Predicted 3D model of a 481-nucleotide part of an RNA (small-subunit ribosomal RNA, 3' major domain) from a watershed metagenome.

Context: one part of a larger RNA
RNA sequence: UGACGGGGGCCCGCACAAGCGGUGGAGUAUGUGGUUUAAUUCGACGCAACGCGAAGAACCUUACCCAGCCUUGACAUCCCUGGAACCCGGUGGAAACACUGGGGUGUCCUCGCAAGAGGAAGCCAGGUGACAGGUGCUGCAUGGCUGUCGUCAGCUCGUGUCGUGAGAUGUUCGGUUAAGUCCGGCAACGAGCGCAACCCUUGCUUCCAGUUGCCAUCAUUAAGUUGGGAACUCUGGAGGGACUGCCGGCGCUAAGCCGGAGGAAGGUGGGGACGACGUCAAGUCAUCAUGGCCUUUAUGGCUGGGGCUACACACGUACUACAAUGGCGACUACAAAGGGCUGCGAAGCGGCGACGUGAAGCAAAUCCCAAAAAAGUCGCCUCAGUUCGGAUUGGAGUCUGCAACUCGACUCCAUGAAGUUGGAAUCGCUAGUAAUCGGAGAUCAGCACGCUCCGGUGAAUACGUUCCCGGGCCUUGUACA
Numbered sequence: 001u002g003a004c005g006g007g008g009g010c011c012c013g014c015a016c017a018a019g020c021g022g023u024g025g026a027g028u029a030u031g032u033g034g035u036u037u038a039a040u041u042c043g044a045c046g047c048a049a050c051g052c053g054a055a056g057a058a059c060c061u062u063a064c065c066c067a068g069c070c071u072u073g074a075c076a077u078c079c080c081u082g083g084a085a086c087c088c089g090g091u092g093g094a095a096a097c098a099c100u101g102g103g104g105u106g107u108c109c110u111c112g113c114a115a116g117a118g119g120a121a122g123c124c125a126g127g128u129g130a131c132a133g134g135u136g137c138u139g140c141a142u143g144g145c146u147g148u149c150g151u152c153a154g155c156u157c158g159u160g161u162c163g164u165g166a167g168a169u170g171u172u173c174g175g176u177u178a179a180g181u182c183c184g185g186c187a188a189c190g191a192g193c194g195c196a197a198c199c200c201u202u203g204c205u206u207c208c209a210g211u212u213g214c215c216a217u218c219a220u221u222a223a224g225u226u227g228g229g230a231a232c233u234c235u236g237g238a239g240g241g242a243c244u245g246c247c248g249g250c251g252c253u254a255a256g257c258c259g260g261a262g263g264a265a266g267g268u269g270g271g272g273a274c275g276a277c278g279u280c281a282a283g284u285c286a287u288c289a290u291g292g293c294c295u296u297u298a299u300g301g302c303u304g305g306g307g308c309u310a311c312a313c314a315c316g317u318a319c320u321a322c323a324a325u326g327g328c329g330a331c332u333a334c335a336a337a338g339g340g341c342u343g344c345g346a347a348g349c350g351g352c353g354a355c356g357u358g359a360a361g362c363a364a365a366u367c368c369c370a371a372a373a374a375a376g377u378c379g380c381c382u383c384a385g386u387u388c389g390g391a392u393u394g395g396a397g398u399c400u401g402c403a404a405c406u407c408g409a410c411u412c413c414a415u416g417a418a419g420u421u422g423g424a425a426u427c428g429c430u431a432g433u434a435a436u437c438g439g440a441g442a443u444c445a446g447c448a449c450g451c452u453c454c455g456g457u458g459a460a461u462a463c464g465u466u467c468c469c470g471g472g473c474c475u476u477g478u479a480c481a
Stems, first nucleotide, its partner, number of pairs: 001481002003478003007475007015465002019429005026320008034311002042053002064306007073131001077130002079127005086103007107120005133295002136293003142289002144284003147280001149278001154193006160169003173184003199272004204240007214229002218227002243266001246260005322422001326381006338369003343362002348357003388419001393414007435457007
């Protein structure tokens, strides 16, 4: 100087408390451990691994296993030889591949009347060796990227001063703040990286603009449908607006704090992006790059099939429930944000339905996906393992795709399991939040209870900081560095 203390002081954080809803019990989905297996590819392991890499494992993916094949190789550069490229077949085979038949002669340059000859580029096939290749090892050799402490308020430097020196001072102290934020004081005076602001979005408003969007006034219609209108809504561009600016009190006349006015908004208005010096030899050699090592008829490459989907178990994360604030039936409202040409696909028609048919419209403020759902109104059910719950299984189908056996999703009929609110323990959340309800998107042929975004309905509670956890500053002890 640090680190540590079941030392002290001060102060924060959904850290506790106060509340609301869960997890832990059930069934299923999914990840992991374990076990099994020819293989169940690999990585991730307290917080910070476990719906994680994977924003899509039937083949492919795929890295694993079995079998069949290849050895200058699927891919790159160079050399030699031949041929245009390329197209259509046949036999064997699971395919890769092996063998084989036919068609076919381009572009550019030079010579040439022409026929043709020579050369070049590109492409294909064969050959030779230099080499390719490796998701093989080492994240404890690395770059890059990322997690975490933590959006915590800290981490340092120059000069000066003090100290023999390590170092100290500044950065401590008194206030204050979300903040090393600001003020005052002070052997310090300044400065840098962080904080804040500048960026995006949302909340109010003005101007400009008015189609595909809008409709107050005038006509018109089944309908903003059409004429028309430029007000309103909205869209999207430029501005305004909030700064403790104003008033009162407190404070040191400070920084600031409390209350008030005005205001759409008030003291950082809400949300996002943004992550200091560093820590964990944290994670990643399997995104990529890369040193070293290893491999080279194989640890490389191609193909078919299988596996990653196994199942006595154990754990994590979710979904659906156990019902009446509910279930079912009928009727009837109100969103936002997205996506669409190998695409979204309307109306109509067929089917109980998944879906089929159909083809209008739309490169989309125009058309489509698209029905929002919870809510509301009316009716039935009356506490029951039930008109709760939907697992499981049988049958029949639909769709995608070369192909749904291993191993897809969905539909219909039948079947109707566990489950009556969950032990010890444990998680999230402070407001348009939790809870609850639906919508969309990426990936994607198909496949979503996951993920990301969007809106609808919309709470309860916070006395307080003694205690648990994490953190910041000062101080103290130390046989630790």

Model confidence (mean pLDDT): 86 of 100.